[in-house]
Predicted 3D model of a 520-nucleotide part of an RNA (small-subunit ribosomal RNA, 5' domain) from a bacterium. Its mean pLDDT, the model's own confidence on a scale to 100, is 86. Rfam family: Bacterial small subunit ribosomal RNA. Its family is annotated with structural constituent of ribosome and ribosome in the Gene Ontology.
Context: one part of a larger RNA
RNA sequence: GGAUGAACGCUGGCGGCGUGCCUAAUACAUGCAAGUCGAACGGUAAGGCUUUCACAGUUUGCUGGUAGUGGUAAAACACUCGAGCAAAGCGUGAAAGUACACGAGUGGCGGACGGCAGAGUAACGCGUAGGAAUGUACCCCAAAGUGAGGGAUAACUGCUCGAAAGAGUAGCUAAUACCGCAUGUGGUCUUCGGAUUAAAGCUUCGGCGCUUUGGGAACAGCCUGCGUAAGAUUAGCUAGUUGGUAGUGUAAUGGACUACCAAGGCGACGAUCUUUAGCUGGUCUGAGAGGAUGAUCAGCCUGACUGGAACUGAGACACGGUCCAGACUCCUACGGGAGGCAGCAGUAGGGAAUUUUCCACAAUGGGGGCAACCCUGAUGGAGCAACGCCGCGUGCAGGAUGAAGGCUUUCGGGUCGUAAACUGCUUUUAUUUGUGACGAUUAUGACAGUAGCAAAUGAAUAAGGGUCGGCUAACUACGUGCCAGCAGCCGCGGUCAUACGUAGGACCCGAGCGUUAUCC
Repeated sequence: GGAUGAACGCUGGCGGCGUGCCUAAUACAUGCAAGUCGAACGGUAAGGCUUUCACAGUUUGCUGGUAGUGGUAAAACACUCGAGCAAAGCGUGAAAGUACACGAGUGGCGGACGGCAGAGUAACGCGUAGGAAUGUACCCCAAAGUGAGGGAUAACUGCUCGAAAGAGUAGCUAAUACCGCAUGUGGUCUUCGGAUUAAAGCUUCGGCGCUUUGGGAACAGCCUGCGUAAGAUUAGCUAGUUGGUAGUGUAAUGGACUACCAAGGCGACGAUCUUUAGCUGGUCUGAGAGGAUGAUCAGCCUGACUGGAACUGAGACACGGUCCAGACUCCUACGGGAGGCAGCAGUAGGGAAUUUUCCACAAUGGGGGCAACCCUGAUGGAGCAACGCCGCGUGCAGGAUGAAGGCUUUCGGGUCGUAAACUGCUUUUAUUUGUGACGAUUAUGACAGUAGCAAAUGAAUAAGGGUCGGCUAACUACGUGCCAGCAGCCGCGGUCAUACGUAGGACCCGAGCGUUAUCC
């Protein structure tokens, strides 16, 4: 000098784009973050719609009154009250239906992606270059098929137990749930004779599916060469250890595992042990070689309270699944239960230190669905923070009696200084008003009446920080008197301090300036 996920001190106008728990992988209140399909199914708890019935009340029409008031000589007539019938619509309740819809349930697909973190790991973990003994749901291509049946079970109903979480029992029912039979293009096994092996329907009739096989795409598992931190004040390590045979197991190779046999295997080219650490593309610095580093973004790996285990599934030994054990927290009727923010916000704690319990699925993408659509704290946005980079502004021109005032002085003056006042101008910015996008295709815009554009007002809203002995750009006065203090190094201060403190002036940078920490 450069750099930073920075912090601290003083100061602080705006915009764009980024970034924001580096510490306790500490503990978590609350809400949300993974659902969807009624075009698989039995159904109907809630809602909508339609029909019917009941009740209450309203309006209209008709009938009629032994009712009342006004009116009149009496009527006609007007108003009120009450009764019956019919119609309409509203409210409440019940029942039925429903090409609407749907709580719970069976079933399918998805919860193995996306999101977070870096504890562990010195390893085929990562990087790079190869390899053979493998698998694959959804997607694409090709070929063949989709026949005829069966028995259950949840939901539901009844009963029972329990504080709850939940559980038991009896009875009923459906399916793209489950199970035989048939067929065998094919597939598997084969002693080449043969054996064995599949399917599911729904539909608004357009389609969507289902089964078997082969291929593809992409993804995943496995193996190998080379590279990948420090310590020898770690020198020997190893019995499934090294190899073979035969098996088991796996999608697949293999001591991966088992039995038997042999005695091997690794090591100063650093085995073993200990410490530290996620790796890489990259990032910072440097002319480069190198050194340091691994936040954000991207690829891979690993983890999900701690330890262990399997189930389901194409795929997990599974963050928001299951089981067991442990620690912790909570509920309890004390018998027993519930939980897991290293998801997004947020809280406590720790710390020098790190944000909103926001808006939207409009875009991009993902899951489900034929679709409409639903879900999506992924994502898109807004909010907070000078945390960083970049850009803009805080006016411009004229203006000398060099005003007043400050500081200084050799008392003549000098300096702040064209600086101010004053005159003229401009309007970036600001404020107000109007208009108003792109992102969206023809429909749909959270952002957002945002960006932009136009008009009006008026210099109006906007400057500080550090330094001034040398290194190092910038000097005087006063105060202090080895005191108070300064300091990166040299050093300064003991009565004439350009080095301390204050003031004036000057220098550097500027919405920042300094200090501290770390790397080159």